RNA sequence: GGUCCCAUAGUCCAGUGGCCAAGACGGCUCGUUUACACCGAGUAGAUCCAGGUUCGACUCCUGGUGGGACCA
Numbered sequence: 001g002g003u004c005c006c007a008u009a010g011u012c013c014a015g016u017g018g019c020c021a022a023g024a025c026g027g028c029u030c031g032u033u034u035a036c037a038c039c040g041a042g043u044a045g046a047u048c049c050a051g052g053u054u055c056g057a058c059u060c061c062u063g064g065u066g067g068g069a070c071c072a
Stems, first nucleotide, its partner, number of pairs: 001071007010025003018055001027043005048064005
């Protein structure tokens, strides 16, 4: 330098153009316990950035940013 892939809570991830954005771990609160742990109930927390298409975008398109694989 070229081709391709990825970016969603603190972490790992799901998401057929019409969500309150799902789940697990973790955090916090309550219950339980003499206490801690386990367990049960609840709660907070996320779409990399900027444009475009569309009635409507995490999803489609373009350009950036960051990361990765292969080739040279």
Molecule: transfer RNA
Organism: Candidatus Pacearchaeota archaeon